[in-house]
RNA sequence: CUCAUCGAGAGGGGCAGAGGGAAACGGCCCGCUGAAGCCCCGGCAACCUGCCGCCGCACGCCUCCACGGGGGACCGCACGCGACGGCCACGGUGCUACGUCCGUCCCGCGCCGAGAGCCGGCCCGGGGAAGAUGAG
Repeated sequence: CUCAUCGAGAGGGGCAGAGGGAAACGGCCCGCUGAAGCCCCGGCAACCUGCCGCCGCACGCCUCCACGGGGGACCGCACGCGACGGCCACGGUGCUACGUCCGUCCCGCGCCGAGAGCCGGCCCGGGGAAGAUGAG
């Protein structure tokens, strides 16, 4: 940098000692009944790996042609690659409070305001951005 996902799921012990929710700010929440971090043992999930099923694959090949293209075969490419569905949980990662916590940028419905419009606030939904994890 590219692609996929961000639904669901899964915690005990020891050390430690004040922070944490992965920038910042605001809010909200967790924390001395013990935060971060480190170690041990478990667990979850199924991205990669492995296995099974099913479908597809340019081009070459054969054939027809009005030369634009059409059709066929399944021989090469192919003990290959790809899509989809499923199985496993040995291996490579990851994860194991709510929850990627909400807002910040854009769009839309609705509500509130003297409130039709503009504007402001609130709520809900969608998108973006950013981030996380995996694969390349």